This is a predicted structure of a 100-nucleotide RNA (Glycine riboswitch aptamer) from Novispirillum itersonii. Its Rfam family is "Glycine riboswitch aptamer". Rfam describes the family as follows. This family represents the bacterial glycine riboswitch. The model forms 90% of the base pairs in the Rfam consensus. It was read from a public genome assembly, where an Rfam model found it.
């Protein structure tokens, strides 16, 4: 059971924290050069916590071992104008078949 937990899919809302230094490439603006503007990678300094990861706890399991375990905690990744992504939560559809 007019359909729990969970898992997809689609939809909307979703925080924080340098548009930061330095040179390097790329392309635009200028008749060239200086120089302005985007964007990209790369190293330095600072910083963020809600992609994944990892840690140690209340607590829970056959609770000795051991295992599970957070939105805490680290910050490896990841991130720090916009866009991208984003735990989680609302709604719609499947799939599942009973948490409570």
């Nucleotide at each position: 059971a007019c359909g729990a937990a969970c898992c997809c899919c689609g939809u909307g809302g979703a925080a924080g924290a340098g548009a930061u230094c330095a040179g390097c490439c790329u392309g635009c603006c200028c008749g060239c050069a200086u120089g302005g503007c985007a964007g990209g990678a790369u190293g330095g300094c600072g910083c963020c916590g809600a992609a994944g990861g990892a840690g140690c706890a209340a607590c829970c399991g056959c609770c000795u071992c051991c295992g599970g375990a957070a939105a805490c905690u680290c910050u490896c990744a990841g991130g720090c104008a916009a866009a991208a992504g984003g735990a989680c939560c609302g709604c719609g559809g499947g799939g599942g078949g009973a948490c409570g």